[in-house]
RNA sequence: GGGCCCGUAGCUCAAGGGCAGAGCAGCGCCCUCAUAAGGCGCGGGUUCCAGGUUCGAGACCUGGCGGGCCCACCA
Numbered sequence: 001g002g003g004c005c006c007g008u009a010g011c012u013c014a015a016g017g018g019c020a021g022a023g024c025a026g027c028g029c030c031c032u033c034a035u036a037a038g039g040c041g042c043g044g045g046u047u048c049c050a051g052g053u054u055c056g057a058g059a060c061c062u063g064g065c066g067g068g069c070c071c072a073c074c075a
Base pairs, nucleotide, nucleotide: 001071002070003069004068005067006066007065010024011023012022013021018055026042027041028040029039030038048064049063050062051061052060
C1' cells in the first nucleotide's frame, strides 16, 4: 500500500429499513439468623465520527477514525 471482518448500555452480544433489546454486572424489594444462590422489579444509549439516500437509517451508500485477520513491499 491492497483486500476482508468488526465498532450498539459498565462487559458480552442481538436487532439487516418501521417503538433500540437480551444476558451478565449495578440498585431496590422478597427469601434467609446472616451471606451466597434463587424470585420480583428498577435504572442505564449522541447505535465510533461527518455527509448522502429515504416518508422513515443502528441497518443501505460515500469519506474518515479505531480494532482484528490475510496479502504485497521492505533498497